[in-house]
RNA sequence: GGGCCCAUGGCGCAACGGUUAGCGCAGGCGACUCAUAAUCGACAGGUUCCAGGUUCGAAUCCUGGUGGGCCCA
Repeated sequence: GGGCCCAUGGCGCAACGGUUAGCGCAGGCGACUCAUAAUCGACAGGUUCCAGGUUCGAAUCCUGGUGGGCCCA
């Protein structure tokens, strides 16, 4: 230098172009317990990497950029 893949809560991942973007773990709160753990319940936490474009509507499609991984040179 070239090609391909990835980027979504603190972490690991989902999500046909169409409901208020969900699940697990972690977190704090409550229940249970003499107490802790486990278990159960109800919560909180997201400008979907950035900037444009297409569309009635974009996490999703297109373009450019940034970061990471793999391969080739």
Molecule: transfer RNA
Organism: Coriobacteriales bacterium